This is a predicted structure of a 1504-nucleotide RNA (small-subunit ribosomal RNA) from a soil metagenome. The prediction has a mean pLDDT of 86.
């Protein structure tokens, strides 16, 4: 820093995943040591036990009381003992008193607040204990706990009476002084108002203690630190919360505080707050910091700090310097406990510990030695603050499980191609060292002071044994570093996101090796990054999401030139402040390091002080005129609203003419017409809409405006430069206009025309197509507010090449009379293009381009513009507008294919034109099905199907029944035995097969050969043609497929191969940012046509001769034959063409334009065929899936199909005669004459290993004869008898012959098939395969035509071009209903629960307020008395007032029969709606219909 993933490939766009760091963490495997930190994140859930705030006797009176002094009395061992009085009084201590408990220590529950942060302000304040300074501590009183004693009570605790103290209470004096009232003079301050002085008049202290020093009290003042109170600034969501508020805002008077204030109250006033977000609503303690980040930022608030809030929930005051008080009171609620049932007791959100709840989080430890706190003069007590230790890999650092050599590369483990490779110097071995751990011993700092140090026998030193006691977790398709083997077989399973697994898985599970990390890995979960994916740094919006349907304007944003003050914004110094911790930097201490400490930095802010004025603001209602209006003169126009008014058309009426049809349609029919339609005249009525000008043109802000004329009216553009003087741009809300459909009232109603009817069309047709036809269209008035309302591009300014067309205007200049022409300016509206831009397409002075200002929107798809609230509306519905779930994409423009019922060009036996078949009949073969014990397999649209099979009776044979065999029919090698093996007979037997006779080899030996026995293996036509080789087949003999280099595009790619001609051909010209080549076309190769040359034997025969057969002589010139060669190339002429290329015609040629046929098949394509030709991975069988025999079956037979033979006849049939070929084959072979047989055939065996002899007759034809149109003298199925031939064997199941028999068929329905010249049609004739068996196949020859205007249409195919949503490529994609499962949502009579408010009833504490006849010592008044005063108290009233109780709404949540639509599911129904002109061109809005995509109507778009 990025990387995977949309696609055949490609760029964008975009969203999904991933590597990274974190953590108070949890699961899972697995663990040696040690240092420092951390540790209920959930139930602020309930809590059992223990401790977590006490101290002080130098404040106070007791109580107890050790010590010591003494009185007295008893004992007696006369100096001790025990008693009892007094005194001292060490120490201990319940009460009063004082200080302290308001800190420390928890926990975040509330809180959107001045709660936190900063940062000012207090002229509105206060502060115990502590410091500094200033005065001062004199004089009385009266009570009261403890105690004592009575009495309640189960207990808690209470009271009644009697005593006493005090640093408890309390009267007076004295006042430096402070308060407070009046007056006064200086002075500061922003204002209220402060300070100080001074004069008056009024109030106000006080505590004592200790031996001494000492510690206190009381008052002013002053610090010091802490609070209080205010107020600017900052920090969360939600507008589907838009309007809140009545003590509410402010005034005055009063109360209240420590103090300002509606903080309370009466009264008066209408005010306060809000789109710069009030009010609800949801969340949440805030900050230093933590964490990520490259920063800006995002997230966070554990542990350590600061601040708040809380203490069982709520609600209250008291004390107090300080509290509405965690371990204090009072009430009320829950809830727990105890109870003698009257009644009390209590709050772990202290430290520990329990239960719960959770995925999770500790010991009911030690010690006050340290640091800190309270208390106390101290000693010294308390301290669960804290220090330490326990547990837990929870985190962070740091160590350690050895180090050194050591190769036959060892054993074993995996894998092999069996060679080896690997584990791997790893292990044994051999030499060392001992940190940590064990074990022993020593043994601290931590305390400077007064001191016995929890840690701690710890840290550290030191000895000592011994390699000894210490590895694992993850992962190995890609991102990501790391590969094999075997299992398994869309099963088990992985998976972060692409995605693996359907038999050879580097992705599941194992191993074996590898990577990575390491006392730890991993996984989960959360937050930042990666993500410029919310975009200030730093992003968009013409086609991806995205510019509002459009003006008009308010708030608000933004603003021209210039001149002066201001300085608020901006800038520069300085000051305060920004705790500490933390970070960074430097240094120091624990052996390092985490970690701790010292120094310095930083903390962007804020306040403030001063200075600077370019820019922005402000301000002089400064100044200016280019922005912007305004005035004047001229123009153009379907701009706009009413109001007349014309003509053509179309319908209707009426008459007239005039006869059978009109209409409609691919075709029809429905409909209309003898009652007189259509048609044509003439006349009328209505309504609606304006042909032609008409246009790429005008005008408006958009929606939209067209015959004409008229009144009224809005804007714009020229041209003048007279006037305003910034008056201006955009515009959240807001108002207005708004096409068609659509509502509502009244008209109106020609045409057209949803619905709807009928007709067709179809499988069906709720449709396209006709006929007819309501609403609507029209017109007032109103309401709806939406379109693809699009330029799919807001508005406004400004700059930034051009050329070219067109509408308004104006200027110059030709010509000047218009008319015209030619240049300019200003202004609209198109088109092409630079340079920028853009993913690209494309925009491009009418920007999508370079700035700016202002406004709207967008942030994956699907759900969904939908719920659900709100608002608008008669309604339909608009507007605003989500969530749950779910998907790995949805997408945008390009290329490259294939596709198209797209479109141009050619082409082909492709149609066409022609001949001749097949589809009908028997039969033949072959192939489905159905059958069978098997009827072995494969081939299956063309391109399977007389095809593998060039020939199944046994063998072939693979199938099937039955017998029988296991080292095996076959091959190889070992090691033993045995023998020749073979062969030839016999005997069982269907046969394999067993038994038994004979015969008995080579070689010296080994051994060859052959049986057996063993072991390796042999075999398999068993499985995968989708593992594969090889081999075909098809498109296609089609004219195409690519390459290098170059250019062109960001890139898949183009280009070259496109294009203009031309060709059978990408064949060749020509032209081009292409230039070449390659592999196909062609040519070279065979065959055949002419002609020459060579050579004549078995071929040949013009002459000659000849026994009249080329038989033979003789010739080899012609036939032939087989070798080479010549010949044809558009060469030659003539004409088009572009002076090409090639076509057209013609000449000479046998042969003329690739003469004819053949051999040749590019890159590919169908996972095309084959594992049964052949080979070959992997699987799988091994007395069977091998191999062997005898049967049998592959030949069966209701059908169905292909492919063929023979036919239906007279171009024919049967007879006789008679004639002419080519390819070929032949020794287990062709087999001639002759003889027999009616004939298949037989017997013969001559000739031939073949131009010599045989197969061999050719047939059709030709010449006669007959038959005459019929199931025939046509046809031969079928049958039956009799033969013949091969072969071991014709039963199933062979051929062929003779007689007999004589089916079916009279030329063939829909539909299909071959041919285009020596072809088609027809005729025989040869191989091959084979004992035999051919209508298939491969060949050959005779005889031998018809036709082709032509490319419109079928099918294939080339090429260009277009559209595309298809890429498994049209056999493709893909809608929607319904029908099944399953999820998550709406809506629902309805239940159930919260939450916040409201109004009303009760009203506890309690504090203020009033009463106080009831109770009281201080002080007064009275004789110290009774009394009385003053003042307090009970009590009682009242205002508030917390839980509670009715009641009606409001939010919310949860649950509901039943209902909706939505999403999700490998093969489910119906249909076909889109994408190609998708077969009706699609879509947007409305509106109607219909099972369902949809289909129609009106407008509209072009994404046609």
């Nucleotide at each position: 820093a990025g990387a995977g993933u949309u696609u055949g490939a490609u760029c964008c766009u975009g969203g999904c995943u991933c590597a990274g760091g974190a953590c108070g963490a949890a699961c899972g495997c697995u663990g040696g040591c040690g240092g420092c930190g951390u540790g209920c994140u959930u139930a602020a859930c309930a809590c059992a036990u223990g401790c977590a705030a006490g101290u002080c006797g130098a404040a106070c009176g007791g109580a107890c009381g050790a010590u010591c002094c003494u009185g007295c009395c008893a004992g007696c061992u006369u100096g001790c003992u025990g008693g009892u009085g007094g005194g001292u009084g060490a120490g201990u201590u319940a009460g009063u008193g004082g200080c302290g408990a308001a800190c420390g220590g928890g926990u975040g529950a509330g809180u959107a607040u001045c709660a936190c942060g900063u940062g000012a302000g207090u002229a509105a304040c206060u502060u115990g204990c502590c410091c500094c300074g200033g005065a001062c501590u004199c004089u009385g009183g009266g009570a009261u706990a403890a105690c004592a004693u009575c009495g309640g009570g189960a207990a808690a605790c209470c009271g009644g009476u009697g005593c006493u103290a005090a640093u408890a209470c309390u009267g007076g004096a004295u006042g430096u002084c402070c308060c407070c009232g009046c007056g006064u003079c200086a002075u500061c301050g922003c204002a209220u108002g402060g300070u100080g002085g001074u004069g008056u008049g009024g109030g106000g202290a006080a505590a004592g203690u200790u031996u001494u020093u000492u510690c206190g009290g009381u008052u002013c003042g002053g610090g010091u630190g802490g609070g209080g109170c205010u107020c600017g600034c900052g920090g969360c969501c939600u507008a589907u919360c838009a309007g809140c508020u009545u003590g509410u805002u402010g005034g005055u008077g009063g109360g209240g505080u420590g103090a300002u204030g509606g903080c309370c109250u009466a009264c008066c006033a209408a005010g306060g707050c809000g789109u710069c977000g009030a009010c609800g609503g949801g969340u949440a303690g805030c900050u230093g910091g933590u964490c990520u980040g490259a920063g800006a930022g995002g997230a966070u608030g554990a542990u350590c700090a600061g601040c708040c809030a809380c203490a069982c929930u709520g609600g209250g005051a008291c004390u107090g310097a300080g509290a509405c008080a965690c371990g204090g009171c009072c009430c009320a609620g829950a809830c727990u406990c105890c109870u003698a049932c009257g009644g009390g007791a209590g709050g772990c959100a202290g430290c520990a510990g329990u239960g719960g709840g959770g995925a999770a989080u500790c010991u009911u430890g030690c010690g006050c030695a340290a640091u800190g706190g309270g208390c106390g003069g101290a000693a010294g007590c308390c301290u669960g603050a804290c220090g330490c230790a326990g547990c837990a890999a929870c985190g962070c650092c740091g160590c350690g499980u050895g180090g050194g050599g050591g190769a036959u590369g060892a054993c074993g483990g995996c894998u092999u191609u069996c060679g080896g490779g690997u584990u791997g110097u790893a292990a044994a071995c051999c030499c060392c060292u001992u940190u940590c751990g064990g074990c022993a011993g020593g043994g601290a700092c931590g305390a400077a002071u007064c001191u016995a140090g929890a840690c701690g026998g710890u840290a550290c030193c030191u000895g000592u044994a011994g390699a000894a006691g210490a590895a694992g977790c993850c992962c190995c398709g890609g991102c990501c570093a790391a590969c094999u083997a075997c299992g398994u077989g869309c099963c088990a399973g992985c998976a972060g996101c692409c995605g693996c697994g359907g038999u050879a898985a580097u992705a599941c599970g194992u191993a074996g090796g590898g990577g990575g990390c390491g006392a730890g890995c991993g996984u989960u979960g959360u937050c930042c990054g990666g993500a410029u994916u919310c975009a200030u740094u730093g992003g968009g919006c013409g086609u991806a999401a995205a510019g509002a349907g459009c003006u008009c304007g308010u708030a608000g944003g933004c603003g021209g030139c210039u001149u002066g003050c201001u300085a608020a914004g901006u800038c520069g110094g300085g000051u305060g402040u920004g705790a500490a911790a933390c970070c960074c930097c430097c240094g120091a201490g624990c052996u390092c390091a985490a970690c701790u400490c010292g120094g310095g930095g930083u903390c962007g802010c804020c306040a403030u002080c001063u200075g600077a004025u370019a820019c922005u603001g402000g301000u002089a209602u400064g100044g200016c005129u280019g922005g912007a209006g305004u005035c004047c003169g001229g123009u153009a126009g379907g701009g706009g609203a009413c109001c007349a008014u014309g003509g053509a058309a179309u319908u209707c009426c009426u008459g007239g003419u005039g006869u059978a049809g009109c209409g409609g349609u691919g075709a029809a029919a429905u409909g209309c017409g003898c009652a007189g339609a259509u048609a044509u005249c003439a006349g009328g009525a209505g309504g609606a809409a304006c042909a032609c000008c008409g246009a790429u043109g005008g005008c408006g802000a958009a929606g939209g405006c067209a015959g004409u004329g008229g009144u009224c009216u809005g804007g714009g553009c020229c041209g003048g430069u007279a006037c305003u003087g910034a008056c201006g741009c955009u515009g959240a809300g807001g108002a207005g206009c708004g096409a068609a459909a659509g509502c509502g009232u009244g008209g109106g109603g020609a045409g057209c025309g949803a619905a709807c009817a009928g007709g067709a069309u179809u499988a069906g047709a709720u449709a396209c197509c006709c006929u007819g036809g309501u609403a609507g269209u029209c017109c007032a008035c109103g309401c709806u507010g939406u379109a693809a309302a699009c330029g799919u591009u807001g508005g406004g300014c400004g700059c930034u090449a051009g050329g070219u067309g067109u509408g308004g205007g104006g200027g110059g200049c030709c010509u000047c009379u218009c008319c015209g022409g030619u240049u300019u300016c200003c202004u609209g509206c198109g088109c092409c293009g630079u340079a920028g831009c853009u993913a690209a397409c494309g925009c491009a002075u009418u920007a999508a381009g370079c700035g700016c200002c202002c406004c709207g929107c967008c942030u994956g798809g699907g759900g969904a513009g939908u719920a659900c609230g709100g608002c608008c509306g008669c309604a339909a519905g608009g507007c605003u507008a989500a969530a749950a779930c779910u998907c790995a994409a949805a997408g945008g423009a390009a290329u490259u294919g294939a596709c198209g019922g797209g479109g141009g060009c050619c082409c082909g036996c492709a149609c066409a034109a022609g001949c001749g078949g097949c589809g009908g009949a028997g039969c033949a073969u072959g192939c489905g099905g159905a059958u069978u014990a098997a009827u072995u397999c494969g081939a299956u649209g063309c391109a399977a199907c007389g095809c593998g099979a060039a020939g199944a009776a046994c063998c072939u044979u693979a199938c099937c029944a039955g017998g029988g065999c296991u080292u095996g029919a076959c091959a190889u090698a070992u090691a033993c035995c045995g023998g020749a093996a073979a062969c030839a007979c016999c005997c069982a037997g269907a046969g394999a097969u067993g038994g038994g006779u004979g015969c008995c080899c080579c070689g010296c030996a080994a051994g060859g050969c052959c049986g057996g026995u063993a072991u390796a293996c042999a075999g398999g036509u068993g499985g995968u043609g989708c593992a594969u080789g090889g081999u075909u087949g098809u498109c296609g003999u089609c004219a195409g497929c690519u390459c290098g280099u170059g250019u062109c595009g960001u890139g898949a790619g183009a280009u070259g191969u496109u294009g203009g001609g031309u060709u059978a051909a990408g064949u060749c010209c020509c032209g081009c940012a292409a230039c070449g080549a390659g592999c196909g076309c062609a040519a070279c190769c065979c065959c055949u046509g002419u002609c020459c040359u060579u050579a004549g034997u078995u071929g040949c025969c013009a002459g000659c001769a000849u026994u009249c057969g080329g038989u033979u002589g003789g010739g080899c010139a012609c036939u032939c034959u087989a070798a080479g060669g010549a010949g044809a190339c558009u060469g030659c002429c003539g004409g088009u063409u572009a002076a090409a290329a090639a076509c057209c015609g013609g000449a000479g040629g046998a042969a003329g334009g690739u003469g004819g046929g053949g051999a040749u098949g590019a890159c590919g394509u169908c996972a095309a065929a084959u594992c049964a030709u052949c080979a070959u991975g992997c699987c799988c069988c091994u007395u069977a899936u091998g191999a062997c025999c005898u049967g049998g079956g592959c030949u069966a037979c209701a059908c169905a199909c292909g492919u063929g033979c023979u036919a239906c006849a007279a171009u024919g049939g049967g007879c006789g005669g008679u004639a002419c070929a080519g390819c070929g084959g032949g020794u287990u072979g062709c087999g001639a004459a002759g003889c027999c047989g009616c004939g298949a055939g037989g017997u013969g065996g001559a000739g031939c290993c073949a131009a010599u002899c045989c197969c061999u007759a050719a047939a059709a034809g030709c010449c006669g004869c007959u038959c005459u149109c019929a199931g025939u003298u046509c046809g031969g199925a079928u049958u039956g008898c009799a033969g013949g031939c091969u072969g071991c064997a014709a039963c199933u199941c062979g051929c062929c012959u003779g007689c007999a028999u004589g089916a079916a068929g009279c030329c063939g329905g829909a539909a299909u098939c071959g041919c285009u010249a020596g072809u088609a049609a027809u005729c025989g004739c040869g191989g091959a395969u084979c004992a035999g068996c051919a209508u298939g196949c491969c060949g050959c020859g005779g005889u031998g035509a018809a036709u082709a205007c032509g490319u419109u249409c079928c099918c294939g195919g080339g090429c260009c071009u277009u559209g595309u949503a298809c890429a498994c490529c049209c056999c493709g994609c893909c809608c929607g209903u319904c029908a099944c499962a399953c999820c998550a949502c709406g809506a629902g009579a309805g239940c159930u629960u919260g939450c916040a408010a409201c109004a009303c009833c009760c009203g506890a504490a309690g504090u203020c307020g009033g009463u106080g006849a009831g109770g009281c010592a201080a002080c007064c008044c009275g004789u110290u008395a009774a009394g009385g005063g003053a003042g307090c108290c009970a009590g009682c009233c009242g205002c508030c007032g917390a839980a509670g109780g009715u009641g009606g709404g409001g939010c919310a949540a949860g649950u509901g029969a039943u209902u909706g639509g939505g999403g999700u599911g490998a093969a489910g129904u119906c249909g076909u709606a889109a994408c190609a002109a998708g077969g009706u061109a699609g879509c947007c809005g409305u509106a109607u219909c219909g099972g369902a995509a949809g289909g129609u109507g009106c407008g509209g778009c072009u994404g046609g």